Two RNAs folded together computationally: RNase P RNA and transfer RNA, 473 nucleotides in total. Rfam match: Bacterial RNase P class A. Rfam classes the family as a ribozyme. Model confidence (mean pLDDT): 76 of 100.
RNA sequence: GCAAGCGGACGGGCAAUCGCGCGGGUAACCGCGAGGAAAGUCCGGACUCCACAGGGUGCUGUGCUGGCUAACGGCCAGGGGUUGGGCUUCACAAAGCCCCGUCACGGACAGUGCCACAGAAAAUAUACCGCCACGUCCGCAAGGGCGGGGUAAGGGUGAAAUGGUGCGGUAAGAGCGCACCGCCUCGUCGGUGACGGCGAGGGCAGGGAAAACCCCACAGGGAGCAAGACCAAAUAGGGGAGGCAGGGCUGACCCGGCCCGUGUCCCGCAAGGGACGGCACUCCCGGGUAGGUUGCUGGAGGGGGUCAGUAAUGGCCCUCCUAGAGGAAUGGUUGCCCCCCGUCACGGCGCAAGCCGUGGCGGGGACAGAAUCCGGCUUACAGGCCGCUUGCCAGA
RNA sequence: GGGCGGUUAGCUCAGCCGGUUAGAGCGCCUGCCUUACAAGCAGGAGGCCGCAGGUUCGAGUCCUGCACUGCCCACCA
Numbered sequence: 001g002c003a004a005g006c007g008g009a010c011g012g013g014c015a016a017u018c019g020c021g022c023g024g025g026u027a028a029c030c031g032c033g034a035g036g037a038a039a040g041u042c043c044g045g046a047c048u049c050c051a052c053a054g055g056g057u058g059c060u061g062u063g064c065u066g067g068c069u070a071a072c073g074g075c076c077a078g079g080g081g082u083u084g085g086g087c088u089u090c091a092c093a094a095a096g097c098c099c100c101g102u103c104a105c106g107g108a109c110a111g112u113g114c115c116a117c118a119g120a121a122a123a124u125a126u127a128c129c130g131c132c133a134c135g136u137c138c139g140c141a142a143g144g145g146c147g148g149g150g151u152a153a154g155g156g157u158g159a160a161a162u163g164g165u166g167c168g169g170u171a172a173g174a175g176c177g178c179a180c181c182g183c184c185u186c187g188u189c190g191g192u193g194a195c196g197g198c199g200a201g202g203g204c205a206g207g208g209a210a211a212a213c214c215c216c217a218c219a220g221g222g223a224g225c226a227a228g229a230c231c232a233a234a235u236a237g238g239g240g241a242g243g244c245a246g247g248g249c250u251g252a253c254c255c256g257g258c259c260c261g262u263g264u265c266c267c268g269c270a271a272g273g274g275a276c277g278g279c280a281c282u283c284c285c286g287g288g289u290a291g292g293u294u295g296c297u298g299g300a301g302g303g304g305g306u307c308a309g310u311a312a313u314g315g316c317c318c319u320c321c322u323a324g325a326g327g328a329a330u331g332g333u334u335g336c337c338c339c340c341c342g343u344c345a346c347g348g349c350g351c352a353a354g355c356c357g358u359g360g361c362g363g364g365g366a367c368a369g370a371a372u373c374c375g376g377c378u379u380a381c382a383g384g385c386c387g388c389u390u391g392c393c394a395g396a
Numbered sequence: 397g398g399g400c401g402g403u404u405a406g407c408u409c410a411g412c413c414g415g416u417u418a419g420a421g422c423g424c425c426u427g428c429c430u431u432a433c434a435a436g437c438a439g440g441a442g443g444c445c446g447c448a449g450g451u452u453c454g455a456g457u458c459c460u461g462c463a464c465u466g467c468c469c470a471c472c473a
Stems, first nucleotide, its partner, number of pairs: 001392008010383001012337007020033005035367001039378002042376005047224004054255004059220005064078005079105001080103003084099006106215002111213002114208002128155002130151003134147005163181006182204001183202008228294004238285005243279002246260005263276005287472003301320008338365012397469007406422004415453001424440005446462005
């Protein structure tokens, strides 16, 4: 110098002119006017309504530990696992340590179910080939056939085969015995904890998958500013079906609770039946208006300093305020400057390829646009800037 | 603005609690039948299961993120 990755911050500037929205002003006019994601609507809150928002079950979500926060599936710190690289012990294997990255990281001895094909066997293991001794038959022998057995060391199948390596041992083998490693249990020490260190015991029992059902712990009542409140205007509180002594709400269900309704007449001794009316209530077809105000933007707000904390973050002080439209404003044009690309000219360096500087011409400057507000996540993004890491090239 | 759903062959749809090679109807092609056409009969082609990543031995199916597309939601009496 170039390239890649990660993190942070930016994401055109100034002026003129013509417009748009809001606010102020009698008027002239003045002031203000999108983003890092305003997006996807994936999470979490504020706010509002559902009379209260109760208990149980269900459902949904989250899932190592601790902390931060209004809250979170977010953030910070730590623990553990794991891919890759390096170093050490070192013949290998294996182990330990370090670095970069990464992990939807509770439970598979609570239970149920699944693991196709292949394979002898797929989870109460099993004997296909092979190996081994024994019995018997053939054979001079080597060896071979048959039989009932032993065996998981080897082959083969598979994504996965019931601890790994080595030595001993054995007829052959096998945790059968031993050493190291792994695993399990117990004790002890350290840590708030996840967990870690050390010691003892156990030959090993317990394959995978919970982004299968499920279990455990924790959290969650529902709907959403088209929520909700007020004013004004207009129209037919119209029609049909169901249901009716019960219906509705607690929006998944039950309990509990609350609210509304339960009329008249006729037949009948009664039980009960019928008619009419009415509407607690559900559904369908219709009628009218598509106007205004409010919620509506100053808030878990931005910037700076300082203190506490490893950090996320929090306390205190100073300072700033800057969209509130609502079929929906925030834009267009021109000039100068800035950045990138291409090309041309001049100058410098160089043998050359080419590089650097200045100037002219042409082209380009992304993703995208508030809609009640806020904290996150995810996704999109031309271009250049800063920091770190890695690789390559050139020079000293 | 807010809330729900869908995407599988040219079209309309199945596909359960993951399993080997994803089906059905209509349509298309070829042959038979007919003088010919239609109908009918027989056979066949046609799919990266919207895209990307993950879980798993294995994904149309399970999970996550995108893309496209459809539906509903105003007030008054």